[in-house]
């Protein structure tokens, strides 16, 4: 210099001018309710609203998919056990809790930083293993080797020998199928062969020491032990959980119209007059909870900073700070330099996968080359 | 917010407890006919919605991702 691996952050910045959502206040307006009095549409007080003006907050890493865990709310529910169902699956931490994270181990891949793995058990027990192949699992025999017999041929006078054929018996070494052949090579053996027997390989069980908290991992020795793969087929073994719905959960305020009561007065602010409705039930009480509203719902497994302890995930301790809260749903438009901009926008919260993303910006690390 | 179905040729379907993805219709070329049409013969035509894994082998399992139907309140 090239090439790459890993992590952790930003994701448009500044200024101006107008817009929107919420909280906070200030000021006008004064109906409703209220207090005064000289009782008149007279003074005063104020709640809610509205209206203007001021200050301060105002979208994300994913807010996404809804994939997992949990908070919260309600409905049922004496209490233990067993079955039964569902998750997870190597050890060990971490967490409120996970099919999450963090650290080892193992096996696979890279030359390397790394990276990938739902990694218990096939020697409990069933199931499958298509074609092809003799045989897909208590072994088994197509082609072949081998031995006895019997027939015939040839060599012959015969004994015998060689070759065919059939017939019964061993073999499993070679062919030859398949993804996958029962352990490899080699000497011994044997009729011909086989772990039959031996030596080395490779590999399984078992036992003993070793390191280590455990998964695991080395070394020794012992048995010829040599048992096929599939649990992301049943199924079998540990561990964990265990009703149901979901914030349209659920809680509280309450029109109108109809119901039920009780019955004579009521409205037009009060006060006279006047006028209108009412025994064809008004005014008023009352359930019941519709439209409609308020809460929930924004102080939290909260965030930044510092400090400590662990390898790390993650804990503690102190110190500061309060960070969107909409109900047709706000957070945005133009300008000016700078650049020229992806993926995409909350709706009950929170921790996690996952997915989607232009562009940058920092660190640690590998390889290869070349200077010194 | 929170269920459930489902995705195979160009259309609508099939494919056994994993073993060579098939059928109608459509279209294409021939034939039959003066010609079309019906018929009659032949080929053709796939990323099983995508990307990983298990497997000896996956459309079919296993995870994750995309779409498209349809419900509830």
């Nucleotide at each position: 210099u090239g090439a790459g691996u890993c992590g952790a952050c930003c994701g448009g910045a500044c200024g101006g001018u107008c817009g929107c959502g919420g909280a906070a206040g200030a000021u006008g307006u004064u109906c409703a309710c209220u207090c005064u009095c000289u009782c008149g549409c007279a003074g005063g007080g104020c709640a809610c609203a509205c209206a203007u003006c001021u200050u301060c907050c105002g979208a994300g890493g994913a807010a996404a998919g809804u994939c997992c865990g949990g908070a919260c709310u309600c409905c049922a529910c004496a209490g233990g056990g067993c079955a039964g169902a569902g998750u997870u699956g190597c050890c060990g931490g971490g967490u409120a809790a996970c099919c999450c994270c963090c650290g080892g181990u193992c096996a696979g891949g890279g030359u390397g930083a790394c990276c990938u793995g739902c990694g218990g058990g096939a020697a409990a027990g069933u199931g499958c293993c298509a074609c092809a192949g003799a045989a897909a699992a208590c072994a088994a025999a197509c082609c072949g080797c081998u031995c006895g017999c019997g027939u015939c041929u040839u060599g012959u006078g015969a004994a015998c020998a060689a070759g065919a054929c059939g017939c019964g018996a061993g073999c499993a070494a070679g062919g030859g199928u398949g993804a996958a052949a029962a352990g490899g090579u080699g000497c011994g053996g044997u009729a011909a062969g086989a772990g039959c027997g031996c030596a080395c390989c490779a590999g399984g069980a078992c036992a003993a020491c070793a390191g280590g908290g455990a998964a695991c991992u080395g070394u020794u020795g012992u048995c010829g032990c040599u048992u096929g793969g599939u649990a992301a087929a049943c199924c079998c073994c540990a561990a964990c959980u265990c009703g149901g719905a979901g914030c349209a959960a659920g809680a509280c305020c309450a029109a109108a119209c109809a119901g039920a009561g009780a019955g004579a007065g009521g409205g037009c602010g009060g006060c006279c007059c006047g006028c209108c409705c009412g025994u064809u039930g008004a005014c008023c009480u009352c359930g019941g909870g519709u439209c409609g509203g308020u809460c929930g719902c924004a102080a939290g497994a909260g965030a930044a900073c510092g400090g400590c302890g662990g390898c790390a995930a993650c804990a503690c301790c102190g110190u500061u700070c309060c960070c969107a809260g909409a109900u047709g749903g706000a957070u945005g438009a133009c300008c000016g330099u700078c650049g020229u901009a992806a993926c995409a926008g909350a709706a009950u919260c929170c921790g996690g996968c996952u997915u989607a993303c232009a562009g940058g910006u920092c660190g640690a690390c590998u390889c290869a080359c070349c200077u010194u | 917010u929170c269920c459930g179905g489902g995705g195979u040729a160009g259309c609508u379907c099939a494919a056994u407890c994993g073993g060579c993805g098939g059928a109608g219709c459509a279209g294409g070329u021939g034939g039959c006919u003066g010609u079309u049409a019906a018929c009659c013969a032949c080929a053709a035509g796939g990323u099983u919605g995508c990307g990983a894994g298990u497997u000896c082998g996956a459309a079919u399992c296993u995870c994750g991702c995309c779409c498209c139907c349809g419900g509830a309140g």